A computed fold for a 150-nucleotide RNA from Nocardioides pocheonensis, annotated as SAM riboswitch aptamer (S box leader).
It was read from a public genome assembly, where an Rfam model found it.
Rfam family: SAM riboswitch aptamer (S box leader). Rfam describes the family as follows. The SAM riboswitch is found upstream of a number of genes which code for proteins involved in methionine or cysteine biosynthesis in Gram-positive bacteria.

[in-house]
RNA sequence: AGCUCAUCGAGAGGGACUGAGGGAUACGGCCCGUUGAAGUCCCGGCAACCGCCGCGCGAGCCUCCGACCGCCACCGUCGUGGCCCGGAUCCGCGGGGUGUGGUGCCAAAUCCGUCCCGAGCCGAGAGUCGGCCCCCGGGGAAGAUGAGAA
Numbered sequence: 001a002g003c004u005c006a007u008c009g010a011g012a013g014g015g016a017c018u019g020a021g022g023g024a025u026a027c028g029g030c031c032c033g034u035u036g037a038a039g040u041c042c043c044g045g046c047a048a049c050c051g052c053c054g055c056g057c058g059a060g061c062c063u064c065c066g067a068c069c070g071c072c073a074c075c076g077u078c079g080u081g082g083c084c085c086g087g088a089u090c091c092g093c094g095g096g097g098u099g100u101g102g103u104g105c106c107a108a109a110u111c112c113g114u115c116c117c118g119a120g121c122c123g124a125g126a127g128u129c130g131g132c133c134c135c136c137g138g139g140g141a142a143g144a145u146g147a148g149a150a
Base pairs, nucleotide, nucleotide: 003148004147005146006145007144008143013043014042015041016040017039021032022031023030026114027113028112029111044106045105046104049102050101051098052097053096055094056093057092058091063088064087065086066085070083071082072081073080074079110142115139116138117137118136120132121131122130123129124128
C1' cells in the first nucleotide's frame, strides 16, 4: 500500500519557536490566515473505538462448586457414580459506568458540490428534454478514525 467491519450534522484550545500559506487529492464554490497559516514542541481539554468495572438476557455442559426431591446403575443397607436442578468459569448480544492505560481528535456536516435516484423551481414542448437548486432527502465513489485478519 491493499482486505473486512463500525462510525463520520455532537464535542473539545492556550502558550513557545517559526513565518505564508491552509481547508486530503483535481476542478468549481465558499471560508480561515500578518489580530500569525501549515509544521514542531509543551500544557490543557473532548470523546468513548479498544481497554477496565458492573448489570441484564441468551446459549452451553469442557471444567469447578452446591443441592440432594425425582430417575437409572453399582453395592448390599451405609453409601458411590451418572442423568436431572441451581450457580461460577468460558462464549454471544444489549444497556450502563469509568477515564489508570492504547489510539484518535480539538474552525465551518468529512466545509459544500462533482456520479446515480427522487423532491422543489424555471423554460421549452410532447408521451419528454434542458437548466437551476442541493443547509431538501436517499445511495454511490473517495477520504478520515478505530478494531480485526492475513